[in-house]
RNA sequence: AGAGGCGCAGUCAAGAACAGUAACACCGCUACGGCACUUUAAGUGCAGUCCCCAAGGCUCGGUGUGAAAGGCAAGACUGCCGAAGCAUCGGCGUGGGGUGCCGUUUGCUGGACGAUAGCUCAACAGGCUACCGGCUGUCAUCAUUAUGUAUGAUGGAGUGCU
Numbered sequence: 001a002g003a004g005g006c007g008c009a010g011u012c013a014a015g016a017a018c019a020g021u022a023a024c025a026c027c028g029c030u031a032c033g034g035c036a037c038u039u040u041a042a043g044u045g046c047a048g049u050c051c052c053c054a055a056g057g058c059u060c061g062g063u064g065u066g067a068a069a070g071g072c073a074a075g076a077c078u079g080c081c082g083a084a085g086c087a088u089c090g091g092c093g094u095g096g097g098g099u100g101c102c103g104u105u106u107g108c109u110g111g112a113c114g115a116u117a118g119c120u121c122a123a124c125a126g127g128c129u130a131c132c133g134g135c136u137g138u139c140a141u142c143a144u145u146a147u148g149u150a151u152g153a154u155g156g157a158g159u160g161c162u
Stems, first nucleotide, its partner, number of pairs: 001162002005081001007080006015072001023065006032056001034046004038041001084109004089103004110136002113133002116130005138156007
């Protein structure tokens, strides 16, 4: 420097979904619905035998209006082949946690796909992890061979291979 192929990651993005959801307005039902104080709050103190009830009104129902974020993604562009992902540790931000970002080499994973399980998610989408399954690339060993390399079997790991 280069190769593996539904190759990896990133940016923008039609669109689907989120969702007729949240929220708001109106109407209705309705538990509850006492007093004092200051620090005005999910605060403190006191009272509270029963019934009713005003403002307000948890919850629920109806009508009307009606989103958004994260995640996915046709397509376009960019950087690349430990591309990248995960775990641990450390740092930033925060009162703490979660999440996000950065760093470390401390470790694991060659790659894509499929099934199962767990976590995440609105989601049977997607993502992450574990295990299994064949497929594929690479190298090593062995066998066959037309002796160019091809085929087959077994095995290893990218700190590899050319």
Lysine riboswitch aptamer from a sheep gut metagenome, 162 nucleotides, folded computationally. The RNAcentral record of the sequence draws on MGnify. Of the family's consensus pairs, 93% are formed in the model.